The RNA shown here (Bacterial RNase P class A) has 353 nucleotides and comes from a Pseudobdellovibrionaceae bacterium. The coordinates come from a structure-prediction model, not an experiment, and the mean pLDDT is 77. Taxonomically the source falls in Pseudobdellovibrionaceae (Bacteria, Pseudomonadati, Bdellovibrionia, Bdellovibrionales). A source record names the gene rnpB. The RNAcentral record of the sequence draws on ENA. Rfam family: Bacterial RNase P class A. By type it is a ribozyme.
RNA sequence: UGCGUAGGACGGGCGAUCGCUGGCUGAAUUUCAGCGGGAGGAAAGUCCGGGCUCCAUAGAGCAGAGUACUGGCUAACGGCCAGGCAGUCUUUGACUGACGGCAAGUGCAACAGAAAGAAAACCGCCUCUUCGGAGGUAAGGGUGAAAGGGUGGGGUAAGAGCCCACCGCGCUUAAAGUGAUUUAAGUGGCACGGUAAACCCUACUUGGAGCAAGAUCAAAUAGGGAAGCAACAGAUUGGCUCGAUCUGCUUCCGGGUUGAUUGCAUGAGAUGAUCAGUAAUGAUGAUCCUAGAUGAAUGGUCGCCUCCACAGCAAUGUGAAGACAGAACCCGGCUUAUAGUCCUACGCGAAUG
Repeated sequence: UGCGUAGGACGGGCGAUCGCUGGCUGAAUUUCAGCGGGAGGAAAGUCCGGGCUCCAUAGAGCAGAGUACUGGCUAACGGCCAGGCAGUCUUUGACUGACGGCAAGUGCAACAGAAAGAAAACCGCCUCUUCGGAGGUAAGGGUGAAAGGGUGGGGUAAGAGCCCACCGCGCUUAAAGUGAUUUAAGUGGCACGGUAAACCCUACUUGGAGCAAGAUCAAAUAGGGAAGCAACAGAUUGGCUCGAUCUGCUUCCGGGUUGAUUGCAUGAGAUGAUCAGUAAUGAUGAUCCUAGAUGAAUGGUCGCCUCCACAGCAAUGUGAAGACAGAACCCGGCUUAUAGUCCUACGCGAAUG
């Protein structure tokens, strides 16, 4: 310095002026003055996990749902960090992983093929033959996504783990490691393959509804009508069973209210520093308070700085604020979108010293 891979940061600031709006203070009574604030890295998706509120005086189990290598972090998670194994590739490294179990059972693999799992003989090879065929074989060929471990040698009528060596696979032991696992040695010829985002089995987790949750106040109405069940019954925030509690419950038609306050922002909070840790993260100290609307505010203009582009040797000049996009109870994640600029790590290549 070029290309590639992966990750991260910013995505404006200051001042003046005008306008909108929350809070606090002081006057005032619907206005004024002062002070301090005012939309993101994803606010999006609503895919997860919670905090919080209610059911609630009461649970337990089953079904259902979710996760699935090991260890750690966290309030928790399907998240994050570190490792292990497998696969892909450019095989150094990077990326991906829906990563427990097929020797518990049941299924599935169309067509092709002789045969697709307690599965085989189409061509071929060998032997015999009365020339019709019979017997042996699974090394070679064909079909297929997949064909009874692979390579080499011996052996055989021809072959085959039939035998042997190495690899693979199963079992046992030892060493290293917290562990997943790795390495080594021994042993066994070793039929029982693939598939669980197939049903299923195993282990662990798991009430429901949700701020339109709830709480308070005010106001109004029709103490409306009909049908059904009813203590051997009904109801109790998903379903079923048991249990507990209560005494009513279900359906249809019709009427009234749609207002105000609160919940509502001090938090598993933010920023910095030190220490521990490979890291995620944790502990301690210090500093700070940073929107709270309710048909919905958070804006416009000017100047300067800064980032960027172009021109220029330079001084400087011109342009430009661009992308994705707008809070509504709050927080931790994941996923998706993103003009432009910058930074870090790794790999490959080139040039110079």